[in-house]
C1' cells in the first nucleotide's frame, strides 16, 4: 500500500417551550438521513442523562475535533410606518368674537378735514303763560210753569154783622220756585291737545360764527397683529397594539476546506 473479516461509532440536526436537569412525543425551521412499542393534567432517564426490542453501514466522501460560512429561531434596543385610546390646565393650524394697525378702491375735504371754543341758534326734556277740548258752577235769553201743602190780587160762593162793611179764601189772572233748551259771557278743575310768549336744563344731536391747518371715512376689499372663546378636523404630547429595516446578544441546521482516529488475518 492492497484484499478479507470485525469493533468503536453512525443510521439526521436545530429552535422555542416544558423540566431540578437531560432526552422524547407535540409545535416551528432546515433537510431527506432505519423499523416497532411508550408518551403532555405526559413517557423514560440522572450529569457518560430517553427506555425496551429488532435491522443496516462500518475505519473513512460516511466517524470525531475545532475552523470558516451561515438558513432560521428567540430575547433586547431603537428610528420608522400603520392603527387605537386619552389630553385644550396642548406649541400650533382651523373656526368664531372684540379691538388695533397698514395698503388699495370709492366718497368728502384749502369753497377748510379731524379737533378746539364760559359764542349763537335749532332739535330733545321740563316748568310757567296763552289757547283748545272736556266736565262742573254762576249769569243772560227763550219756553214751560206749582189744583192744594209758594207770593200777590182775589169773581162766584161760604162765614161774621141789624146795616155799613169785614174775615178766611177756591178758580181765574199776574209772578216765582222747579223743569227743559239755547247761545254767548264769567269762574274752577283736568290733559297722551295746541301755541311759542318767557325761561331752565339732563351737553345728547344738528346748524352757524370764531381758532387752527390736512386729513376724515361704524363705504368696499385685502394684509399683519393682540386678547378671549371653541375643540369636529389637521397637527402636537402621552399610553397601548401590529408590522418592522438596522444594531446588540444568544442558540444554531445544512455546506466548505482541514486535522485526527482502531483490531485481526493474508499478500
Nucleotide at each position: 500500500c492492497c484484499g478479507u473479516g470485525c469493533u468503536a461509532a453512525g443510521c439526521g440536526g436545530g429552535g422555542a417551550g416544558c423540566u431540578a436537569g437531560c432526552g422524547g412525543u407535540g409545535c416551528c425551521c432546515u433537510g431527506u438521513a432505519c423499523c416497532c412499542a411508550c408518551a403532555a393534567c405526559c413517557c423514560g432517564c440522572u450529569c457518560c442523562a430517553g427506555u425496551g426490542g429488532g435491522g443496516c453501514u462500518g475505519a473513512a466522501u460516511u466517524c470525531c475535533c475545532g475552523g470558516c460560512c451561515g438558513a432560521g429561531g428567540c430575547u433586547g434596543u431603537c428610528a420608522g410606518u400603520c392603527u387605537u385610546c386619552u389630553g385644550g390646565c396642548c406649541a400650533g393650524g382651523u373656526u368664531c368674537g372684540u379691538u388695533u394697525u397698514c395698503c388699495g378702491g370709492g366718497g368728502c375735504g384749502a369753497u377748510g378735514a379731524c379737533g378746539g371754543u364760559u359764542c349763537g341758534g335749532g332739535c330733545c326734556c321740563u316748568g310757567c303763560g296763552c289757547a283748545a277740548a272736556g266736565a262742573g258752577c254762576c249769569g243772560g235769553c227763550c219756553g214751560c210753569c206749582a189744583a192744594c201743602c209758594c207770593c200777590g190780587c182775589c169773581a162766584g160762593g161760604a162765614c161774621c154783622g141789624g146795616a155799613a162793611g169785614g174775615u178766611a179764601g177756591c178758580a181765574a189772572c199776574g209772578g216765582u220756585a222747579a223743569c227743559g233748551g239755547u247761545u254767548u259771557g264769567g269762574c274752577u278743575c283736568u290733559u297722551g291737545u295746541g301755541u311759542g310768549g318767557c325761561a331752565g336744563u339732563c351737553a345728547g344731536c344738528c346748524c352757524g360764527g370764531c381758532c387752527u391747518g390736512a386729513g376724515c371715512u361704524u363705504u368696499c376689499g385685502g394684509g399683519a397683529a393682540a386678547c378671549g372663546a371653541a375643540g369636529c378636523c389637521c397637527g402636537c404630547a402621552g399610553g397601548g397594539g401590529a408590522c418592522g429595516a438596522g444594531c446588540a446578544g444568544u442558540c444554531g441546521a445544512a455546506g466548505c476546506a482541514g486535522g485526527g482516529u482502531g483490531c485481526a488475518c493474508g499478500g
Molecule: Bacterial large signal recognition particle RNA
Organism: Candidatus Aminicenantes bacterium